[in-house]
Molecule: small-subunit ribosomal RNA
Organism: protist metagenome
RNA sequence: CGAAUUUGAUUCUGGUUCAGAGUGAACGCUAGUGGCGUGUUUAAGACAUGCAAGUCGAAUGUAUAGAAUUUAUUCUAUAACAUGGCAUACGGGUGAGUAAUGCUAAAAGUAUCUGCCUUUUGGUCUGGGAUAACCGUCUAAUAGUCUUUGACUGUUAUGGGAAUACCGGAUAUUCAUAAAGAUUUAUUGCCAGAAGAUGAUUUUUAGUCGGAUUAGGUAGUUGGUAGAGUAACGGUUUACCAAGCCAAUGAUCCGUAGCCGAUCUUAACGGAUGACCGGCCACAUCGGAACUGAGACACGGUCCGAGUUCCUUCGGGAAGCUGCAGUCAAGAAUCUUGGACAAUGCACGAAAGUGUGAUCCAGCGACGCCACGUGGGUGAUGACUGCCAAUAGGUUGUAAAACCCUUUCACCAGGGAGAAUAAUGAUGUUACCUGGAGAAGAAGUCCCGGCAAAUUCUGUGCCAGCAGCCGCGGUAAUACAGGAGGGACGAGUGUUACUCGGAAUGAUUAGGCGUAAAGGGUCAUUUAAGCGGUCCGAUAAGUUAAAAGUCGAUGGUUAGAGCCUAACUCUUUCAUGCUUUUAAUACUGUCAGACUAGAGUAUAUUAGAGGAUAGUAGAAUUCACAGAGGAGGGGUAAAAUCCAGUAAUUUUGUGAGGAACACCAAAUGCGAAGGCAACUAUCUGGAAUAUUACUGACGCUGGAAGACGAAGGCAUAGGUAGCAAAUGGGAUUAGAGACCCCAGUAGUCUAUGCAGUAAACGAUGAGUGCUAAACGUGUGAUAAUCUAAGAUUAUUGUGUGUUACAGCUAACGCAUUAAGCACUCCGCCUGGGGAGUACGAUCGCAAGGUUGAAACUCAAAGAAAUUGGCGGGGAUUCAUACAAGCGGUGGAACAUGUGGUUUAAUUCGACGAUACGCGAAAAACCUUACCGAUCCUUGACAUCUAUUGUUGUUUAAUAUGUAGAUAUUUUAUGGAAAAAUAGACAGGUGUUGCAUGGCUGUCGUCAGCUCGUGUCGUGAGAUGUUGGGUUAAGUCCUUUAACGAGCGCAACCUCUAUCCUUAGUUGCAAACUGUUUUACAGUGCACUCUAAGGAAACUGCUAACAAAGAGUUAGAGAAAGGUGGAGAUGACGUCAAGUAAUCAUGGCCCUUAUGGAUCGGGCUACACACGUGUUACAAUGGUAAUGACAGAAAGAAGCGAAAGUGCGAACUAGAGCAAAUCUUUAAACAUUAUCUCAGUCCGGAUUGUAGGCUGCAACUCGCCUACAUGAAGUUGGAAUCGCUAGUAAUCGCGUAUCAGCAUGACGCGGUGAAAUUGUUCCUGAAUCUUGCACACACCGCCCGUCAAACCCUGGGAAUCGAAAGUGCCCGAAGCUGUUGUUCUUAACCUGUAAAGGAGAGACACUGUUAAGGUAAAGUCUUUGACUGGGGUUAAGUCGUAACAAGGUAGCCGUAGGGGAACCUGCGGCUG
Repeated sequence: CGAAUUUGAUUCUGGUUCAGAGUGAACGCUAGUGGCGUGUUUAAGACAUGCAAGUCGAAUGUAUAGAAUUUAUUCUAUAACAUGGCAUACGGGUGAGUAAUGCUAAAAGUAUCUGCCUUUUGGUCUGGGAUAACCGUCUAAUAGUCUUUGACUGUUAUGGGAAUACCGGAUAUUCAUAAAGAUUUAUUGCCAGAAGAUGAUUUUUAGUCGGAUUAGGUAGUUGGUAGAGUAACGGUUUACCAAGCCAAUGAUCCGUAGCCGAUCUUAACGGAUGACCGGCCACAUCGGAACUGAGACACGGUCCGAGUUCCUUCGGGAAGCUGCAGUCAAGAAUCUUGGACAAUGCACGAAAGUGUGAUCCAGCGACGCCACGUGGGUGAUGACUGCCAAUAGGUUGUAAAACCCUUUCACCAGGGAGAAUAAUGAUGUUACCUGGAGAAGAAGUCCCGGCAAAUUCUGUGCCAGCAGCCGCGGUAAUACAGGAGGGACGAGUGUUACUCGGAAUGAUUAGGCGUAAAGGGUCAUUUAAGCGGUCCGAUAAGUUAAAAGUCGAUGGUUAGAGCCUAACUCUUUCAUGCUUUUAAUACUGUCAGACUAGAGUAUAUUAGAGGAUAGUAGAAUUCACAGAGGAGGGGUAAAAUCCAGUAAUUUUGUGAGGAACACCAAAUGCGAAGGCAACUAUCUGGAAUAUUACUGACGCUGGAAGACGAAGGCAUAGGUAGCAAAUGGGAUUAGAGACCCCAGUAGUCUAUGCAGUAAACGAUGAGUGCUAAACGUGUGAUAAUCUAAGAUUAUUGUGUGUUACAGCUAACGCAUUAAGCACUCCGCCUGGGGAGUACGAUCGCAAGGUUGAAACUCAAAGAAAUUGGCGGGGAUUCAUACAAGCGGUGGAACAUGUGGUUUAAUUCGACGAUACGCGAAAAACCUUACCGAUCCUUGACAUCUAUUGUUGUUUAAUAUGUAGAUAUUUUAUGGAAAAAUAGACAGGUGUUGCAUGGCUGUCGUCAGCUCGUGUCGUGAGAUGUUGGGUUAAGUCCUUUAACGAGCGCAACCUCUAUCCUUAGUUGCAAACUGUUUUACAGUGCACUCUAAGGAAACUGCUAACAAAGAGUUAGAGAAAGGUGGAGAUGACGUCAAGUAAUCAUGGCCCUUAUGGAUCGGGCUACACACGUGUUACAAUGGUAAUGACAGAAAGAAGCGAAAGUGCGAACUAGAGCAAAUCUUUAAACAUUAUCUCAGUCCGGAUUGUAGGCUGCAACUCGCCUACAUGAAGUUGGAAUCGCUAGUAAUCGCGUAUCAGCAUGACGCGGUGAAAUUGUUCCUGAAUCUUGCACACACCGCCCGUCAAACCCUGGGAAUCGAAAGUGCCCGAAGCUGUUGUUCUUAACCUGUAAAGGAGAGACACUGUUAAGGUAAAGUCUUUGACUGGGGUUAAGUCGUAACAAGGUAGCCGUAGGGGAACCUGCGGCUG
């Protein structure tokens, strides 16, 4: 500090995810030691048991024990019991409540109190009556009751019993109001006053979470007066008076929450948190209340109510771990019912001391941080094992073994501090030191596709599984599982959860709003609020500076120190903030005064569809009437519905009525926006220009409020010509709820109201200032010139436009009318969907508007631009693509291939073009891969090893096999060949062409496909390769930020067309000779021909066109003329195209079989469908006879002549030829004859008989011949194929394969046309351009209903529950009050006494009040038959709405309609 992820790629916007740090953590696997920390975050749920607050005998009673004198006392010790004093309000726990009675910071108390402690002043005299323990009773009881009241009942001993307990008197200036002694000789108590310290109460200011879908709240409420009350102020409380007080700077209400020092994180600002430690607050089962006391409304006190648990003899009682341990429950989850008061502190005590689950220690837990160890050195034959493998080897790996060393930690034995300067040590088997033994006792976890360090094998086969994001897995998975190896960290490691960071992803520091999310529809009004021109003076609130106080301990920071180090601990240093004081006065604020540049007013002009009202005109549509006229009109792509002899359309005239205003008209004008267009009048708003004068900051923005606000819609009353949702009809269509047509109602118009929304758009808020230019246009002003009522030019305002620099922008683009540079104010945005939906509130007559979520779900959604592809977009061009022609296919029969069916098998492959007379240039056996039957297992074939050791030939017969004869060699050994046995292995036309090589098809012989350097662009990319011409061509020329180059094109190669040279045998024959008349023999090489080498064609020449170039057209010459004709030659790439069955080959599979062998069968089946062909349907013909003319190719297991036989296929025969020598009748054609339009003398299928040939073999299943038979078929529907010249058509010939088999394939020649000179359309292709929501690329993408599954949510008759409040009822304990009732009485007062007073207690009542009951209304939540919507889900249904002109341009608002997407009307927008 960044990275991954939207795309074919790019830039941006924008979310999601990761890497870092942290935790009171939990879970998985694993685990040696020590130190320091830390440990119920959940149920403020419930708790068994033990302990956690006692102490004082120097206050007192009493008891027990002992001792001494003495018989009754004294002394000593102890303190169970009891009175009394102090403590129990601290310490310890928890965080439920609490959003302010709290906390934090800083202050104020002249409205305060303060036990123990410190200092100081004074005092401490005297009397009295009770009572507890104890000695008893009752009781189930550990509770409690009985001496003390009425009544009733029961019972007893109505007794004794101290004090610093309790109650009086005296004294302390007038009143009121005090005291306590003890032991001893000096202390300690007690009482009163003063001061301090400590602690506490109260008050003020500031800060302190979320929600406005909580906007009004409050009635002791706000204030005053007077009482009461309190330690004290105060509506704290009561009476009376006033009507205040709080609130958009967020009251009230709802939800959530203890607050802080600090902790975590961060560069910082901030954000999150509030465990441990420290401060404050609150609470102690829940609710209420007071008592005591210095202090409490009291965790281990009291009273009452509620709920829970326990005991009970049923009468009644007891309890409160949110103290320490511990238990149960809950939960993912959190410890010992330990030791000690030795230390530190606290309580009591004069003290010794006692108590202390505070505390100090130990235990348990890797929960965290820190430290240490698990050994070190040497060691290559690089051992074994494992894994991989190109089978060489590599790796594990110096790792191990082996040899040599060491002993930290742990273990064993011994010694032994400090923490306490006298005593006292729980910790403690302490730390530490010494010795001993032995490498001994001590390593795992996660990861290895990218982000992100680290790769291979096997298994699995969209299964099992992984996954933080992207994503892996469908038979070669670096992503799953395991192994090996590697990487990271290490007594730990990984996962999960949560916080901050990255995230500038809420932006104060530090973001945005034309198109990505985002400018309010507008502002002629305007409140609060924010901001505000120039100058002078004052002030000092903000601001700046200085000083003081405060900012506790801990923590953080700086520098040191101590435990060996570190963690840890100790010492030291620093800080912002807040408060107070002082100073400064530039800026802001406030006050006062002045100014004119902002703003406004007056005056004079100007333009205008600015607004409102009233009136008027003309053109047109429609309708009515009248005349003319007489058959169609209307409408459409084409039609029909419709109108028309009751007279339409058309035409002439007259009239009625409503709505809208042609031309002018424009980039125009006006208005805040919506919007505004005939003319005239009236009323009226604003703007601009010019000059002077006046006011003197009067200004800008503007939440809320208010006003205006297209179209559509609603209400009432009118109006209604045209148009026209709905509706009806006609068409179209698979359907047509649409587009088109004919009708047509609301509505459109007027008036008065409502409504309040639009793509209300410049998708651009308002205002102010600044920042190059050029060119239009509206409207003013000024000046100059001229041809002067006008024109031109220039300057200067104000509007409105076009281009364009700087600058800005992701780009597109904006650019003085900013989207530039700045300031002020307002509005709005924070991923996509859900959703502008739900609920709530509010407005509305309604339709609906405004405000406006969540659950759930996805990893994207989106903007701009790029390259392609596509378009029922555009432009240009080419092609037998069409057109113009010729001949076919599709109909028939047959041949052949395919599908399908059949079959034991009908082997396999090829399937739009680019499969189907294809692989197959030959299936009777073989081939052969298939099927059936039978047989073989190191094998039919290859190599190697070990062992063994004989083998061959001939004839005949045979098939669940098998005999005879002969010959050679032989003494032994070795070699070769061949064989047997055993083992390695062979073999596979088994699988995968989607693992591959090679080869091939196709686009396409189409003209394209790219690169280097440079330049442009943030970039993908562009340029070059585009433009203007031209070409068959990216062919060439020209232009040009491009210049060059490569693969393709062309050419080079072969054949062919003309000529020449050379050479003449097997070829040829013009002249000459001979002859058997045949180039046969001489002879010749002229010609033909053969096969070698040359020539020839290049737009070279002429003319026109053109731009002078490329080139085109025409012409001359020429055998050939514009690549002469044909072939070979196939760019980058596309189709996961084809081939595993040519071959090769990785993986997988079979191994007495998926291998090998033999015989037979099948590949040849046959209802049918398709492709490719052959033969025909006839007279341009058939048949018969006669007669001509080729080329190319092949030939020895071959071609086969002559001659002969046969009707013929063929046979006999065997000359010649390994070939320019021999072998091969060319046919159509020509001549003559016949047939005469018929299913024929056409056609030849099918079938029968008899033959021929090949071959072991012709039945399944070959070809041919003769005779006989003589189907269909009379030119072929929709549709479709080939061909542009020696071509189509037609005619025959040859060859490969091959024993035989050709209508196929490949070649050869003979005869030999027609039409086109064009590009509108179909098909395909090329280039440029345009749109795109496509990129698997239109066979694309994609919308909605319906159906199914799952999930979420709204409504819903009703319903469970919770919290808070209100009214009423009831009202415990307590407190307050009472001029109530009653009893009692020792101390006081009066009184001789009796008695009374005062006081105390109890009861009653008043007030207050917890819980409870009840009523109504609301809030939140649970459940809910049924129901609405949304989301998600490889292959459901219906259509095709959107993206291209998406086939009717789309979208926005509104209204109606419709299975659904949607359609239609009206207005608007261009996206």